[in-house]
A computed fold for a 116-nucleotide RNA, annotated as SAM riboswitch aptamer (S box leader).

RNA sequence: AUGUUAUAAAGAAAGGCAGAGGGAUUAGACCCAAUGAAGCCUUAGCAACCCUUUUCUUGAUUGUUGUCAGGAUGAAGAAGGUGCUAAAUUCUACCAAGAAACUGGAUAGAUAACAA
Numbered sequence: 001a002u003g004u005u006a007u008a009a010a011g012a013a014a015g016g017c018a019g020a021g022g023g024a025u026u027a028g029a030c031c032c033a034a035u036g037a038a039g040c041c042u043u044a045g046c047a048a049c050c051c052u053u054u055u056c057u058u059g060a061u062u063g064u065u066g067u068c069a070g071g072a073u074g075a076a077g078a079a080g081g082u083g084c085u086a087a088a089u090u091c092u093a094c095c096a097a098g099a100a101a102c103u104g105g106a107u108a109g110a111u112a113a114c115a116a
Base pairs, nucleotide, nucleotide: 002115003114004113005112006111007110013043014042015041016040017039021032022031023030026093027092028091029090044085045084046083049081050080051077052076053075054074055072056071057070058069059068060067061066089108094105095104096103
């Protein structure tokens, strides 16, 4: 880098270095930023994808108060692996519907787990 599956209007920031941009990309809109952007570092936090413990249950197994695997719109947790800590993934763009506002879906991107 590619594929599959899942998730997203919730949640969570201080300090140091730095010094002008940033909000993925293109366009538009709207925002953030010298009361300090990006980036890097430190510490802290959020969440619960992987994960840990456990309950119920189904199946397998035999070494039978066990072990392994699956299921639950089960419960609890946060040591570890990631991720994240302005605004819905900031909003729109394509399709459907609609007078419009609103709405649903797709695409793209993001993150996680798995795969070759």
Rfam family: SAM riboswitch aptamer (S box leader). Rfam links the family to the GO term regulation of gene expression. The prediction has a mean pLDDT of 81.